[in-house]
RNA sequence: GCACGCUAGACGGGGAGCUAGCGGUGCCCUGUGACCCGCAAGCCGCUUCAGCGGGGUCGAACACCCAACCGAGGCCCUGUCGCCUCCGGCCGCGGGCGCGGAGAAGUGGCGAUGAAGGCCAGGUCCCGCGCAAUCGAGUCCGGCGAACCCGGUCAGGGCCGGAAGGCAGCAGCCGUAAGCCGAUCCCUCGAUGUGCCGCGGGGGCGCUUGGCCGGAGCCAACUGGCCGUGACCGCACCGGAGACGGGGGUCGAGUCGGGCGCGUGC
Numbered sequence: 001g002c003a004c005g006c007u008a009g010a011c012g013g014g015g016a017g018c019u020a021g022c023g024g025u026g027c028c029c030u031g032u033g034a035c036c037c038g039c040a041a042g043c044c045g046c047u048u049c050a051g052c053g054g055g056g057u058c059g060a061a062c063a064c065c066c067a068a069c070c071g072a073g074g075c076c077c078u079g080u081c082g083c084c085u086c087c088g089g090c091c092g093c094g095g096g097c098g099c100g101g102a103g104a105a106g107u108g109g110c111g112a113u114g115a116a117g118g119c120c121a122g123g124u125c126c127c128g129c130g131c132a133a134u135c136g137a138g139u140c141c142g143g144c145g146a147a148c149c150c151g152g153u154c155a156g157g158g159c160c161g162g163a164a165g166g167c168a169g170c171a172g173c174c175g176u177a178a179g180c181c182g183a184u185c186c187c188u189c190g191a192u193g194u195g196c197c198g199c200g201g202g203g204g205c206g207c208u209u210g211g212c213c214g215g216a217g218c219c220a221a222c223u224g225g226c227c228g229u230g231a232c233c234g235c236a237c238c239g240g241a242g243a244c245g246g247g248g249g250u251c252g253a254g255u256c257g258g259g260c261g262c263g264u265g266c
Stems, first nucleotide, its partner, number of pairs: 001266006009058003012030004020047005035055005064259003068255002073251006081245002084242006092235004097230005105223003108219003117213008125202006131195002133192006141182004150175004158167003
């Protein structure tokens, strides 16, 4: 070196998860050359040589070990990496809008039939008085109105008297008092959420009416600009949450190269 036989070993690997840990079943990725049966998520089997039991095949290399390359995919970190979305804040900038103020450029209106301003008087305001109005009470007027303790007349009856006559008096009738009801024109008194009313006094300079002086401005409705303020919207900023991408770390299938047994015979 070749041939035969055999043994270790192999018949997929990886990620997350589960677990004290390992492996498996289930999920995902990779990949095919990549066996069969049984077991198993409120699990199954094991213990660092970490699935177990049974059967089959291959067998020292394609599979085991080492190095290099490429690197799917998973997991972790990173927001002082980018971009986007959402929530809150801040109110910095911008926008249109509301309200208030000042101003008077434009439109408009008032003004030489006299603006602004000034003066005077009246009104509006307050007090007193009057008048009126309204309401109430009273007087006056009408009606009703007393078993007896109001009046008149008092039948009947009663009392006194010898008589003539006299006296008290119920019912009835007539009348009246208090009171009640009505009417309410006049008169008296009182009151007032009353008055295009009158008189007198006061106050004020806001508004208004009139008069006089004055001699050219006045008003601010609309438009535009200014100042302040309010809410809203957008952008920026700050804080927070999330998706996607980027970066870093870790595990990592795969590809390629090298290396690693025993026996017998020639």
Predicted 3D model of a 266-nucleotide RNA (Bacterial large signal recognition particle RNA) from Candidatus Effluviviaceae Genus I sp. Lineage of the source: Bacteria > Candidatus Effluviviacota > Candidatus Effluviviaceae. The model forms 92% of the base pairs in the Rfam consensus. It matches the Rfam family "Bacterial large signal recognition particle RNA". It is annotated as a non-coding RNA gene. Rfam describes the family as follows. The signal recognition particle (SRP) is a universally conserved ribonucleoprotein involved in the co-translational targeting of proteins to membranes. The coordinates come from a structure-prediction model, not an experiment, and the mean pLDDT is 75. RNAcentral holds the sequence, with entries from ENA.